[in-house]
RNA sequence: AGAGUCGCCCGGAUCACCGCGUUGUUAUGGAUUCAUCCAUAGCACCGAGGAAAGUCCGGACUCCAAUGUGCAAAGUUGUGGGUAAUUCCCACCCGGAGCGAUCCGCGGGAUUAGUGCAACAGAGAGUAAACCGCCAAUAGCAAUAUUGGUAAGGGUGAAACGGUGGUGUAAGAGACCACCAGUGCGUGUAGCAAUAUACGUAGCUAUGUAAACCCAACUUGGAGCAAGACCAUGCAGGUGGCGUUUGAGUGUGCCCACACGAGUCACCGGGUAGGUUGCUUGAAUCUGCAAGUGAUUGCAGAUCUAGAUGGAUGGUGAUUCUCGACAGAAUCCGGCUUAUAGGGCGACUCUUCUU
RNA sequence: GGGCCCGUAGCUCAGUGGUAGAGCAGGGGACUCAUAAUCCUUAGGUCGCAGGUUCGAUCCCUGCCGGGCCCA
Numbered sequence: 001a002g003a004g005u006c007g008c009c010c011g012g013a014u015c016a017c018c019g020c021g022u023u024g025u026u027a028u029g030g031a032u033u034c035a036u037c038c039a040u041a042g043c044a045c046c047g048a049g050g051a052a053a054g055u056c057c058g059g060a061c062u063c064c065a066a067u068g069u070g071c072a073a074a075g076u077u078g079u080g081g082g083u084a085a086u087u088c089c090c091a092c093c094c095g096g097a098g099c100g101a102u103c104c105g106c107g108g109g110a111u112u113a114g115u116g117c118a119a120c121a122g123a124g125a126g127u128a129a130a131c132c133g134c135c136a137a138u139a140g141c142a143a144u145a146u147u148g149g150u151a152a153g154g155g156u157g158a159a160a161c162g163g164u165g166g167u168g169u170a171a172g173a174g175a176c177c178a179c180c181a182g183u184g185c186g187u188g189u190a191g192c193a194a195u196a197u198a199c200g201u202a203g204c205u206a207u208g209u210a211a212a213c214c215c216a217a218c219u220u221g222g223a224g225c226a227a228g229a230c231c232a233u234g235c236a237g238g239u240g241g242c243g244u245u246u247g248a249g250u251g252u253g254c255c256c257a258c259a260c261g262a263g264u265c266a267c268c269g270g271g272u273a274g275g276u277u278g279c280u281u282g283a284a285u286c287u288g289c290a291a292g293u294g295a296u297u298g299c300a301g302a303u304c305u306a307g308a309u310g311g312a313u314g315g316u317g318a319u320u321c322u323c324g325a326c327a328g329a330a331u332c333c334g335g336c337u338u339a340u341a342g343g344g345c346g347a348c349u350c351u352u353c354u355u
Numbered sequence: 356g357g358g359c360c361c362g363u364a365g366c367u368c369a370g371u372g373g374u375a376g377a378g379c380a381g382g383g384g385a386c387u388c389a390u391a392a393u394c395c396u397u398a399g400g401u402c403g404c405a406g407g408u409u410c411g412a413u414c415c416c417u418g419c420c421g422g423g424c425c426c427a
Base pairs, nucleotide, nucleotide: 001351002350003349004348005347006346007345008344009343010342012320013319014318015317016316017315018314020047021046023044024043025042026041027040028039029038030037031036049326053337054336056335057334058333059332060331061224062223063222064221067257068256070254071253073220074219075218076217077216078092079091080090081089082088093107094105095104096103097102108215109214114213115212116209117208118207131154132153133150134149135148136147137146138145139144162180163179164178165177166176167175181205182204183202184201185200186199187198188197189196190195228277229276230275231274237268238267239266240265241264242263249260250259251258284303285302286301287300288299289298290297291296321324356426357425358424359423360422361421362420365379366378367377368376373410381397382396383395384394385393403419404418405417406416407415
């Protein structure tokens, strides 16, 4: 200098005027028994995001009278740790991609619980298989034919059941031997563990697929702020089913046990469809120190940072720059995923050149 | 807030691991004096997108994109 990998941060800035929302406060007017409430106007503070989004996970919170065993169903899947919790995060192991920094992996079990599938091609695709070739026997003058042996060679395929060399043989073959590769078992070493590694041993060598059924281990009560609580307003009841100790129904899949238990379910008809609360101080944010490889945790100090309910954050002007992307709260929080113009910082890798 | 389904040719739909099809529509031809109908023939596909599992994916898995439906 070029090419590349990873992590973190910012998401135009400043000023003026007008406007909008919450809260506080002042004035005026109105209602009222005071308290207080309503309207208007002025002043002050604050006023969207890194994703507020998708709703893919997990929790807080609230209600259901939060019951137990078994079966079913759903989910999770290397090991250890973190967390309120997780299908999240961190570290490591194993496998794969890359020269490398680094990235990707639903990563338990197919060597014994079993079943299924492997198109086409090919002789043969799951208890092996003889198309060509090789060898032997028989028949034949011969070409060749028939029978048998053979998986070393050819050919097919994604995949043909270890590889190389030898012994052996009619020809061959882990049939046997040496070395190498893999697998199982045993022992030692390192590690909390997954696992790695060394030695010994067994000719053990029939594959792949469980993101096919399935098996194993572990986990799981249901509903959701339209949860729920309070106030106000208004109405008209009727029909049918199952029940009241011979127990409906509830405990949100089913059975059983147990508990509660006098109503409950469906349809028709009628009424209301307003307000308050939940609501934002929270596993909160920022700074510093400490522990830890890290995720994260502990301690101290400082700060208060939207809360609407037809739903607020916009417009105009000026200066300036790199000329501004994706997009907007609706109970709250932790992650994940997706969208995102442009800019900044840090760490690292490879190649080339110069000293 | 909770739950479910769909995306394949211009349109409507089949295809549930092994060479992507049908009907209508389109092009060409035949029949007819001509048109329609009918008959023959023919073109047309990133299977919504990306990644993975597998020898092999429209199909199985994951994440997105777009559309639709139901309940409170």